[in-house]
RNA sequence: AACUCAUCGAGACCGACCGAGGGACAGGCCCUUUGACGUCGGGGCAACCUGCGAUGACUUCCGCUUCUUUUGAGGCGGGUUUCAUUGCAACGGUGCCAAUUCCUGCGGAAGCCGACUUGAAGUCGGCGACCGAGAGAUGAGAG
Repeated sequence: AACUCAUCGAGACCGACCGAGGGACAGGCCCUUUGACGUCGGGGCAACCUGCGAUGACUUCCGCUUCUUUUGAGGCGGGUUUCAUUGCAACGGUGCCAAUUCCUGCGGAAGCCGACUUGAAGUCGGCGACCGAGAGAUGAGAG
């Protein structure tokens, strides 16, 4: 690199250095010598991994106990496994701090507009909220 799963309409900026491009690709649109992008330092955001709880389901064990008493069927309490929902924390591993992942790209699509034909109705073109896919990014896993 490739594979699996989850997330991507929220949030979070200062200083120093550098000096011309940058926003992955294409088109659009934006940022940028009032210094972008990048690097470094500090600060922050968030809560994927992580820690501590609550509730529910599930796995399994222990104790007490009810009915029946041959097998068996339950109830209560406690521990335990995994999962789901949710709350709190932020030491640690990552991540992030212009614009929805800046928008579109492929497929569908309620609806709207225009042209043509028309008896009904239909054909063609454009736009299109929204839905899904793809691509990309990040995390966790697997390797």
Molecule: SAM riboswitch aptamer (S box leader)
Organism: Wenzhouxiangella sp.